[in-house]
């Protein structure tokens, strides 16, 4: 420098135009002599960022950053 895929909750990750979810994690209460395990109930997101298509965008286009893998080119 050129391609390709990925960014969504504290962690792993689905969702792919119209309700933001799940596991595990965390907080409380209940159970227990204590813990744990169970059992209720709970809180947590600018869906990297800017812009644009659209009645509507997390999903779709374009640029930007970050990280990862392949190619090149220099030493």
């Nucleotide at each position: 420098g050129g391609g390709c895929g990925a960014u969504u909750a504290g962690c792993u990750c689905a969702g792919c135009g119209g309700g933001a979810g799940a596991g595990c994690g965390c907080u409380u209460g209940c159970u227990u002599u204590a813990c744990a395990c169970g059992c209720a109930a709970g809180a947590u997101g600018u869906c990297a960022g800017a812009g644009g298509u659209u009645c509507a965008a997390u999903c779709c286009c374009u640029c930007u950053a970050u990280c990862g893998c392949c190619c090149a080119c220099c030493a």